[in-house]
Context: one part of a larger RNA
RNA sequence: GCCUACGAGUUACUUUUACUAGCGAGGUUAAGUUGUUCAGCAACGGAUCCGUAGCGAAAGCGAGUCUGAAUAGGGCGUUAUAGUUAGUAGUAGUAGACGCGAAACCGAGUGAUCUACCCUUGGGCAGGUUGAAGCUUUGUUAACCCAAAGUGGAGGACCGAACCCGUUGACGUUGAAAAGUCUUGGGAUGACCUGAGGGUAGGGGUGAAAGGCCAAUCAAACUCGGAAAUAGCUCGUACUCCCCGAAAUGCAUUUAGGUGCAGCGUUGGUAUAGUUUUAUAGAGGUAGAGCUACUGAUUGGAUGCGGGGGCUUCACCGCCUACCAAUUCCUGACAAACUCCGAAUGCUAUAAAAUGAUUAUCAGCAGUGAGGGCAUGGGUGCUAAGGUCCAUGUCCGAGAGGGAAACAACCCAGACCAUCAGCUAAGGUCCCAAAAUAUAUGCUAAGUUGCAAAAACGCGGUUGAACUGCUUAGACAGCUAGGAUGUUGGCUUGGAAGCAGCCAUUCAUUUAAAGAGUGCGUAACAGCUCACUAGUCGAGCGGUUCGGCAUGGAUAAUAAUCGGGCAUAAGCAUAUUACCGAAGCUAUGGUCCCGACUUUAAGUCGGGAGGUAGGGGAGCAUUGUAGUGACGAUGAAGGUGUACUGUGAGGUAUGCUGGAGUAGCUAGAAAAGAAAAUGUAGGC
Repeated sequence: GCCUACGAGUUACUUUUACUAGCGAGGUUAAGUUGUUCAGCAACGGAUCCGUAGCGAAAGCGAGUCUGAAUAGGGCGUUAUAGUUAGUAGUAGUAGACGCGAAACCGAGUGAUCUACCCUUGGGCAGGUUGAAGCUUUGUUAACCCAAAGUGGAGGACCGAACCCGUUGACGUUGAAAAGUCUUGGGAUGACCUGAGGGUAGGGGUGAAAGGCCAAUCAAACUCGGAAAUAGCUCGUACUCCCCGAAAUGCAUUUAGGUGCAGCGUUGGUAUAGUUUUAUAGAGGUAGAGCUACUGAUUGGAUGCGGGGGCUUCACCGCCUACCAAUUCCUGACAAACUCCGAAUGCUAUAAAAUGAUUAUCAGCAGUGAGGGCAUGGGUGCUAAGGUCCAUGUCCGAGAGGGAAACAACCCAGACCAUCAGCUAAGGUCCCAAAAUAUAUGCUAAGUUGCAAAAACGCGGUUGAACUGCUUAGACAGCUAGGAUGUUGGCUUGGAAGCAGCCAUUCAUUUAAAGAGUGCGUAACAGCUCACUAGUCGAGCGGUUCGGCAUGGAUAAUAAUCGGGCAUAAGCAUAUUACCGAAGCUAUGGUCCCGACUUUAAGUCGGGAGGUAGGGGAGCAUUGUAGUGACGAUGAAGGUGUACUGUGAGGUAUGCUGGAGUAGCUAGAAAAGAAAAUGUAGGC
């Protein structure tokens, strides 16, 4: 892991609601007794309990009573009378109370054959090395001291087996082993190792102290008991079909993943509302707007009270000001906690029309009280977040189908069943891939684009529109020619001659035209060129503004891509006509539910049938029991195939196997349905 078996809302008593039955202003017996076919019944038993009257704390009074001084007022009652005893079902309470699950707590015992420490009594330590004190002799000394040689054999001394330990590395890691093997290593006469016997016991022991050890168990051992401890937590909770169908909100909570009340669901009863549109009448201070209409904030200007600074003066006065600046005026602009104003929606009421149970309330039963995305209006945050907190709506949640390549909540659209029928929605129609290589007119040249990307700013890319200037009296561009003179204007300067710089009444002359000069250039001149003019040429050429589509700006971590192929349209814009396209709609047939009407046929008509938590209804199967009529060796149950049948749980028939009991119907009762609980046991 699979298979098989087992495995979870039960039972007792009590409350309450519904239904069924009996009796009914009454209903009912309990214990017990008697009888009996001794097994269940029957009869007796009226104690009790509930109801028929309430009010008051009570005495008590009573259709009233309590409060009160009250005959007042007020509270609770009366004036619509139905209960009660059983049964069944749904809840609730008390019990283990749907099942399994703690870590723990307490009590009584059992453990020191492991291990910690202690007591008693025994045992063990190859071999080698070092050579303390003491002593002896000699030397030495006045005598000691001291020195040397010898002797001696000390030591938590040295090296190293047994023995004890466990430092390093490898192996082992479903091991040979629930701690080992090999290698290497530490101690090895000592605070050493060890045998046997004995002692200390669970909030206790023992501990050279690690919370270590106390029988593979220790921050409180093990066994049994209280005990089915408790678990607002996790997991699991078993057949079918039909109808309806939520919530993730408010308030409170030692409350925040729990619960109570309300909200929203369902079932039954009662009642008569509800919704939308239009009209009319209202309340209100949002969006917007405005501010010499307040409060506050605020741009520039005018005026300049007052202040600062300077001058002056003994002081006062006075004068000045590129300073600050009140009030007022002009101008611009701001506000959630500003308003002289002020919508749209929404809300309330009334009337009419439409709609047709969508509404309210009572009673039984719930679940929910972690929500989420999107759009819009806001707070918070960075006008960040698939962020967070509100409001209004919608969808997902609990919603399948088509589109968006894929994609809970984006677009379309709400799946009772069947059909090799039709029409459409969103979205599409070159191929993948159903349907236009559709039509008309433009645009784009960037593969821009073809459904994720982007700005300021730039651009003689291209295209359209408007306004405007020049132009056959010849424009624009090109080419040919001129572009001069006073004069090198004056000043400055080493120089300054159109062209370093400054000044100017930048003037005048000749001209078709030519600046006291547009640039290059020279040290300064020179030189080249432009403005301007003529000729040549022969028809359009410039400027400004606003659009469309392109283009640069454009940088991210493993190659790339519109879903792909690819496409110059199969891209973009505008318009038009076809077609495709869903579980939508239609068509045909069928099932079920609800309502109405006729009438008893399940007839006609109308409406409906997505669904989690959850509520309600109707059934199937299993095992006993009672009754009933049956089946079975001419083969029961069971097993294993096949066929038929029912919306389904399921049922029936039959072949083979099997070899002795069994099913149907009616009632009634449950140890009554398994795929999940790291479920339990067995098998593989």